[in-house]
Context: one part of a larger RNA
RNA sequence: UUGGGUUUAAAGGGUGCGUAGGCUGUGCUGUAAGUCAGGGGUGAAAUGCCGGUGCUCAACGCCGGAGCUGCCCUUGAUACUGCAGUGCUGGAGUACGGAUGCCGUUGGAGGAAUGAGUGGUGUAGCGGUGAAAUGCAUAGAUAUCACUCAGAACACCGAUUGCGAAGGCAUCUGACGAAUCCGUCACUGACGCUGAGGCACGAAAGCGUGGGGAUAGAACAGGAUUAGAUACCCUGGUAUUCCACGCCGUAAACGAUGAUGACUAACCGCCUGCGAUACAAUGUAGGUGGCCAAGCGAAAGCGAUAAGUCAUCCACCUGGGGAGUACGACCGCAAGGUUGAAACUC
Numbered sequence: 001u002u003g004g005g006u007u008u009a010a011a012g013g014g015u016g017c018g019u020a021g022g023c024u025g026u027g028c029u030g031u032a033a034g035u036c037a038g039g040g041g042u043g044a045a046a047u048g049c050c051g052g053u054g055c056u057c058a059a060c061g062c063c064g065g066a067g068c069u070g071c072c073c074u075u076g077a078u079a080c081u082g083c084a085g086u087g088c089u090g091g092a093g094u095a096c097g098g099a100u101g102c103c104g105u106u107g108g109a110g111g112a113a114u115g116a117g118u119g120g121u122g123u124a125g126c127g128g129u130g131a132a133a134u135g136c137a138u139a140g141a142u143a144u145c146a147c148u149c150a151g152a153a154c155a156c157c158g159a160u161u162g163c164g165a166a167g168g169c170a171u172c173u174g175a176c177g178a179a180u181c182c183g184u185c186a187c188u189g190a191c192g193c194u195g196a197g198g199c200a201c202g203a204a205a206g207c208g209u210g211g212g213g214a215u216a217g218a219a220c221a222g223g224a225u226u227a228g229a230u231a232c233c234c235u236g237g238u239a240u241u242c243c244a245c246g247c248c249g250u251a252a253a254c255g256a257u258g259a260u261g262a263c264u265a266a267c268c269g270c271c272u273g274c275g276a277u278a279c280a281a282u283g284u285a286g287g288u289g290g291c292c293a294a295g296c297g298a299a300a301g302c303g304a305u306a307a308g309u310c311a312u313c314c315a316c317c318u319g320g321g322g323a324g325u326a327c328g329a330c331c332g333c334a335a336g337g338u339u340g341a342a343a344c345u346c
Stems, first nucleotide, its partner, number of pairs: 004317003007300002012314001014201004021194003025088007033081002035077008049065006091191001092188003095184006103177007110154001114150008125136002162169002206247006216240001220236004258313006267290008295302002319346003328339004
C1' cells in the first nucleotide's frame, strides 16, 4: 500500500461556517469527450512463453508461432458518466400567518442568605471537633433588635423538562438580535451534500492592563492527628473566584458513538404546534425518553435519536513501553499549544 476497522479492545477532528476538491433529484433534445464494437497503422531485435531442432544430455544455441496488456487514425453504437440546451417539483430555499424556549447581547429592578459598620438590650463565654487546641471575647464577644453598606449567587418551581453548533444557558423585567417548529402549498426551480487547507466560536485554570473584593479559597501560617503527617480534620488566609478589554485554545470538550440522505415490526410516556373537540380521548409533524421485532455485536448491549441495511464526503487507527517525549517548524507576553519521530527494549 491493499485489506480490515474507529461506543467500551488502537482509532470520530471540541464545535460550526466555508474555499479547492469529491459526490449530486427528475423528463426530453442534441453532442459523442469518457465508455463499447468493427477496420487500419504502429508496437525493432534480443529477453520471456509455446512448438520443433543442434551440440552424447543439460546449461547454451538455432528455426517457427502466438503475444507484446499500449499508442495513433478511421467508421459506427448511445444505456451510463461528461458537456450544451430546454422543462419539472419531490431535495433545498423564499414569502405570509402562527407558536415555543434556563438561546445570545445590553440596561433596569428584587428578596433570602453571608460579611461589615453604627446604635440599643444583655453578660461570660463563643466557636470548633471523634475528642481537642490554635482563634475570637470584660477595650463587652457569641446571642438578639433597629438602621446602613458591600460583593457574589439566584432557594422553592425543577423534571426521564426546555433551548443552543458545541462550549454552555435558570430570580423578575425592558430593548435589540438570532434560531427552530407548524400551517398555507403562494414563489424560486437542483440553487444541494460533504469539506483538505482557511476563518470564527470554544468550560475551568492560567496570563496582561484597569477596577472590584462579600463568600469560598491553591500557596502560606498556626492548632490537632500520627512513629512521621510537607495530607485528610480545625482556625486564619494571599493569588484566584466577580467586571471591562485583550490573550491562551486546552478537558473524561463524552452519547467515550463525524456529517448528510434513504429504507427496515410493534407497544408505553413527556414537550411544542396543527387538526378534532364532549357524538372528543384518536390522527399528524418536529423534538425528547422507556422497552423491544428483524438485524447487528466478542460480549456488555444497540435497535427508526442504530452500534441494522445501503449511498456520498471528511477525519482517524495499525502491538506495549520509550512518548504525545526529542529535534525542527509555526503560534503564544509567558505558562505552554499544534505538528510529531528514532535509537533502545519487551